[in-house]
């Protein structure tokens, strides 16, 4: 100097882990008053009947716990594969001085 490898760096793919979300589930839940049903009481009516509607009850938004992707994410990994280089490092072989 040439050539062939190992390894690191960089990039790509896969897989895994982690996180988030969709979603599921349990609880709670409108003291800023959301929906339904509304006993009693209230209002209208001569009456029949009608109306608004508190508590209660049943729900919803929301909140919290748990599960959680086939979705998403990255300063993710003693993981697997690949690409690239006038790169870093290390080794084999050949040639020249």
């Nucleotide at each position: 100097c040439g050539u062939c490898g190992g390894u690191c760096c960089u990039c790509c793919c896969g897989c895994g882990a982690c996180g988030a979300u969709a979603c599921g589930u349990u609880g709670u839940a409108a003291a800023c008053c959301c929906c339904g049903u509304c006993a009693g009481g209230c209002c209208c009516g001569g009456a029949a009947g009608g109306g608004a509607g508190c508590a209660g009850c049943g729900g919803u938004a929301g909140c919290a716990g748990c599960g959680g992707a086939u979705u998403c994410g990255g300063g993710u990994g003693c993981c697997g594969g690949g690409a690239u280089g006038u790169g870093g490092u290390u080794g084999g072989c050949g040639c020249c001085g």